[in-house]
Molecule: small-subunit ribosomal RNA
Organism: uncultured prokaryote
RNA sequence: AAGUCGAACGGAAACGAUGGAGAGCUUGCUCUUCAGGAGUAUAGCGGCGGACGGGUGAGUAAUGCAUGGGAAUCUUCCCAGUAGUGGGGGACAACAUGUGGAAACGACUGCUAAUACCGCAUACGCCCUACGGGGGAAAGUGGGGGACCUUCGGGCCUCACGCUACUGGAUGAGCCCAUGUCAGAUUAGCUAGUUGGUGGGGUAAUGGCCUACCAAGGCGACGAUCUGUAGCUGGUCUGAGAGGAUGAUCAGCCACACUGGGACUGAGACACGGCCCAGACUCCUACGGGAGGCAGCAGUGGGGAAUAUUGCACAAUGGACGCAAGUCUGAUGCAGCAAUGCCGCGUGUGUGAAGAAGGCCUUAGGGUUGUAAAGCACUUUCAGACGUGAGGAAAAGUUUAAGGUUAAUAACCUUAGGCCCUGACGUUAACGUCAGAAGAAGCACCGGCUAACUCCGUGCCAGCAGCCGCGGUAAUACGGAGGGUGCAAGCGUUAAUCGGAAUUACUGGGCGUAAAGCGCGCGUAGGCGGCCUGAUAAGUUGGAUGUGAAAGCCCUGGGCUCAACCUAGGAACUGCAUUCAAAACUGUCAGGCUAGAGUAUGGUAGAGGAUAGUGGAAUUUCCGGUGUAGCGGUGAAAUGCGUAGAAAUCGGAAGGAACAUCAGUGGCGAAGGCGGCUAUCUGGACCAAUACUGACGCUGAGGUGCGAAAGCGUGGGGAGCAAACAGGACUAGAUACCCUGGUAGUCCACGCCGUAAACGAUGUCAACUAGCCGUUGGGCGACUUGAAUCCUUUAGUAUCGUAGCUAACGCGAUAAGUUCUCCGCCUGGGGAGUACGGCCGCAAGGUUAAAACUCAAAUGAAUUGACGGGGGCCCGCACAAGCGGUGGAGCAUGUGGUUUAAUUCGAUGCAACGCGAAGAACCUUACCUACCCUUGACAUACAGAGAACUUUUCAGAGAUGAGAUGGUGCCCCUUCGGGAGCCAAGAGACAGGUGCUGCAUGGCUGUCGUCAGCUCGUGUCGUGAGAUGUUGGGUUAAGUCCCGCAACGAGCGCAACCCUUGUCCUUAGUUGCUACCAUUUAGUUGGGCACUCUAAGGAGACUGCCGGUGAUAAACCGGAGGAAGGUGGGGACGACGUCAAGUCAUCAUGGCCCUUAUGGGUAGGGCUACACACGUGCUACAAUGGAUAAUACAGAGGGCAGCGAGACCGCGAGGUGGAGCUAAUCCCAGAAAACCGAUCGUAGUCCGGAUUGGAGUCUGCAACUCGACUCCAUGAAGUCGGAAUCGCUAGUAAUCGCGAAUCAGAAUGUCGCGGUGAAUACGUUCCCGGGCCUUGUACACACCGCCCGUCACACCAUGGGAGUGGGCUGCAAAAGAAGUGGCUAGUUUAACCUUCGGGAGAACGGUCACCACUUUGUGGUUCAUGACUGGGGUGAAGUCGUAACAAGGUAGCCCUAGGGGAA
Repeated sequence: AAGUCGAACGGAAACGAUGGAGAGCUUGCUCUUCAGGAGUAUAGCGGCGGACGGGUGAGUAAUGCAUGGGAAUCUUCCCAGUAGUGGGGGACAACAUGUGGAAACGACUGCUAAUACCGCAUACGCCCUACGGGGGAAAGUGGGGGACCUUCGGGCCUCACGCUACUGGAUGAGCCCAUGUCAGAUUAGCUAGUUGGUGGGGUAAUGGCCUACCAAGGCGACGAUCUGUAGCUGGUCUGAGAGGAUGAUCAGCCACACUGGGACUGAGACACGGCCCAGACUCCUACGGGAGGCAGCAGUGGGGAAUAUUGCACAAUGGACGCAAGUCUGAUGCAGCAAUGCCGCGUGUGUGAAGAAGGCCUUAGGGUUGUAAAGCACUUUCAGACGUGAGGAAAAGUUUAAGGUUAAUAACCUUAGGCCCUGACGUUAACGUCAGAAGAAGCACCGGCUAACUCCGUGCCAGCAGCCGCGGUAAUACGGAGGGUGCAAGCGUUAAUCGGAAUUACUGGGCGUAAAGCGCGCGUAGGCGGCCUGAUAAGUUGGAUGUGAAAGCCCUGGGCUCAACCUAGGAACUGCAUUCAAAACUGUCAGGCUAGAGUAUGGUAGAGGAUAGUGGAAUUUCCGGUGUAGCGGUGAAAUGCGUAGAAAUCGGAAGGAACAUCAGUGGCGAAGGCGGCUAUCUGGACCAAUACUGACGCUGAGGUGCGAAAGCGUGGGGAGCAAACAGGACUAGAUACCCUGGUAGUCCACGCCGUAAACGAUGUCAACUAGCCGUUGGGCGACUUGAAUCCUUUAGUAUCGUAGCUAACGCGAUAAGUUCUCCGCCUGGGGAGUACGGCCGCAAGGUUAAAACUCAAAUGAAUUGACGGGGGCCCGCACAAGCGGUGGAGCAUGUGGUUUAAUUCGAUGCAACGCGAAGAACCUUACCUACCCUUGACAUACAGAGAACUUUUCAGAGAUGAGAUGGUGCCCCUUCGGGAGCCAAGAGACAGGUGCUGCAUGGCUGUCGUCAGCUCGUGUCGUGAGAUGUUGGGUUAAGUCCCGCAACGAGCGCAACCCUUGUCCUUAGUUGCUACCAUUUAGUUGGGCACUCUAAGGAGACUGCCGGUGAUAAACCGGAGGAAGGUGGGGACGACGUCAAGUCAUCAUGGCCCUUAUGGGUAGGGCUACACACGUGCUACAAUGGAUAAUACAGAGGGCAGCGAGACCGCGAGGUGGAGCUAAUCCCAGAAAACCGAUCGUAGUCCGGAUUGGAGUCUGCAACUCGACUCCAUGAAGUCGGAAUCGCUAGUAAUCGCGAAUCAGAAUGUCGCGGUGAAUACGUUCCCGGGCCUUGUACACACCGCCCGUCACACCAUGGGAGUGGGCUGCAAAAGAAGUGGCUAGUUUAACCUUCGGGAGAACGGUCACCACUUUGUGGUUCAUGACUGGGGUGAAGUCGUAACAAGGUAGCCCUAGGGGAA
């Protein structure tokens, strides 16, 4: 924040104009007193209003709200009308006297007024009625006034405001009905005043609203009851709409007012600022008792992420009261606070290139910030200062005039004019003047989505993140900076709603494989339903009327300078109701029809079902005979059986179970399912022809029945098979796979269970829509002796296929096509078909069925690869067939490891390991130790000085240091200025790095692999990834070629072109050659160039020719000719790519790091170590040999700091010496195996040569660590090599020697060369590698893949849990305040009546009924919590196995049962 009225009343506490009286005196002031006394006004009586206005949303899923209707109602004030307003009475406050109490507040006595209260009279209308009658009202107050009257107050008249009764209206309110109005069925049954009737009561009014009696109803699957949540609406946000979300401000309704209950008053309340009671809380108290209720406006505290001033004014609008003035009004109008929102405005404008400075970047040239700034020229909105200054104001009051009323010129009312006066906002808006660019820009972002990029720092850290994701040393993603982009007095974040999302699909989705068709029938409710006619008008369609408040949205105007905003009109409000009309369709009613459906008749096929009987083969067991040592089983074995006679074989018997062949993408059934034969009973289907019924139909929530296997109960039965179990194997293990046994079970009867990958992963009914070809059942016809065949039709059942559909795969008249009917089901993966609850079950369990939490995927189909203990074809010294090796020995060499001061570094499956290294004593050298240097050993540039350089001494391990000496100029160019070169010292730039990163790189290289592949253009196919081409049939060494083909062409690879070798020719003959003529020791020499050879150029080989095969092709096979034949042999040559392959230590190089050292120099050491392991080699183990003697035949190379002959010396390595040779001339340089003699005689040897001792040679500055070789002596292992493993297909393997590079010296290595010179290849099964096609895939980092479960640890949410603590609630009781109602004569009692006694009535009291708080008992439900416990989820590297994906190594999976660490 609700008061007001003195014009209802008695009066006067305060103030007080005026008047009277008195006093004081400064005689115009003060004081006192009187008069309710013009005002005014406290308290009281009385009236009206406090039920409006304002706040809030707790409750309420309907006693609410919205829309539209209705009848049985009331309504103060207001409007209109009718009729009245007469005459009396008795009280109670205030007040007064005492009095109780702390207070709040009283109680007693006495006085008094009224528009307070009560009778009487009157009653047009009103109410009741048995229709005769009966009942019921009121109040005055104020203004004015001419006659008349007066007790002088007034009466009386009139006006205004009131009052009474009634009628109508308006307004407001109450009640009833229909429709609509959230979620949950893990809430399915609820209800006794319950549903209805009658009588009564009650209410303003209908009504179980209440009561008595009677009846047994009422609601519910169209969701009752219960639980949770929620004020409802106009509207608001969003959306194309339909919708979805929401219900702040504004407006309508409802509910509430500390919590619960209750009534009173009143027109209206069960009352926010009223009353009573109970309760909680706060306050006061004298402890006895009292007071209070901001969810009014401000404000305080608390809570919170968070929300304002204890403001001004009633000037306007509105409200209450009043005749009015007016009073009141935290309604309201304004102001204050907050960028909270919307709108508008500003922070300047123009010019300005030296493209300033600074910043940032840089390829160092420049670019960018950027006309941006500065500078110059202007403007002054906003803010600031001063001034002027609207509109919001209409009224009211007063006055004048006119009209109305009246007896009246008064008063009052209405209208018009004049005057006066009213502004909180307010320092208002607006305007004018002044000054000066002056006072005024931030925030987010810059990887993609999404507009906008660089540098630095950091280094899986710090951090970012809406999703994907970023960060592990070059981050446009973190942090900073520069620059840019977007918005802008805001910007960004967070939270929320709608949209996108057709991801709940009404508009507008789906269900073969992605989530999704119930396992299958029957059938209730419901839904849907054939043809014709008539009627009706519920649905439907159209018109009209009423309503759909206003505001808002939309449109058109208007007003603030614009806009936001305000305002006027229109449209709209898609709805509801009433009414009129139409009659096609749906519905309803009536009548008819036969095409759907059904019945009857005659046939047909069938593992359809049930019961009873019966048959043969086989297995097993038993009995008997024959017979003898094994049988059985497996990948191989063993357990097992058997000399007590098995197995085998013959005969007989018993018993149980299942029914070979026929047998078939054949048949039947709704599905599960059904298989010897016969009989009985029985269901359904199909065909043909007619007759009949006349829509009887389809689907089907609930319901009900059937329902494989396994399992359960009772009783039988038990041959074979066979969970569990036992044993034997396999294995790392083997709770398995395999084997030997074996119990439940499998079988029957009865009763349960009710699930399967119960699948066509495809619900049911109906209609329509190209074909071809099978097959089963039936019918007509043709041709037929018949069997058959053909045409056609119908009912099934298959394979293909058109259109169409589909994400694709595929489906395709048996649809997944086109339509229609009804039902079921789905809405990301996991958690989970789980928990809890309900129902069912003997149990096992089934059915119904979540959530928390967690992830950003899970899934389908198809594609390309890769892979497979998938398949097909093919190739390769891949295997096989052979030859020779390695692995064993000794040694050489490399590596690992170990050691060390150092044993520098790199290379590590194939594809590192006699590799970088074509050659470590020093050097190399990078490593270690020690000693030294610091612009440096090396490069560029600067200034000044000096020639350079030569000889030499000392110290030192040396580097180096300290000296001494000679020399003072010279080569080149020159335009005569100079340039260029060398040396020591200097200063800062810089040098230097075998330091790191080959995962920052270039280049080079290895490998698959000399494998035959890898691609492109255009076209075509596919939604697409992609395919086709490139696949197929042949053929090849080859994607080589041919043919075919929606492909046609092309490129890189293959092949060829190149080199070499093999044959011939031509040319040329020296250093080569020598047939011929001479000559000789010797092609030595003279002729010669024929031959060989050399080196240039040619020829030649192309499947060219013939035959065969083939497809008339390509090609292959054979043959001829030929030096060579099908690529003649060999080499170089290496597609697209793979391995983050190798190399930063060849070189180059980004980045990082070191800078008196990680750079540089020197000496010594090390790389050469040595228990061991591995790789690659050499030499052997001997007789195809060793040793010895003798005799032949090469090729290709190298040589001047070189090769080095003859000769001589040495046993030899080698030495002396130096001819010749710059090489077809000379030298290295005697090739060796071979061949021919003779010897050894199978032995650790006359094999083998290691090791060791001694003596030497050579190279080199130097041979100790640490060289090679020679001679003498020594004489180890080794007698052909385990598992395993390597090379090679012809001039190859094997074997024999020769040369070269590197190099002072130092090969068993490497690279070349020739000599001798084999064996074998049936073939592609297998091992390895590769190519093509195909298949599967859960792989794509691509099988060194992926991935499952237990266990252990941490964390999280959740279920169970002895219980415990709250909330809500049912039932049965107790209890009973205030209050209302009933009863009551205990007490009291003004009006009225009275016969005066009393009565009527009332109040108080008592009692009964109802009932709030509260209490007890017993249930239900929900929330929280709980020792312990169950599973689940998540987590970087844990443990155990390897279940799944490939034939995943035992195909996988589903249901069920048993068992097991786990899969």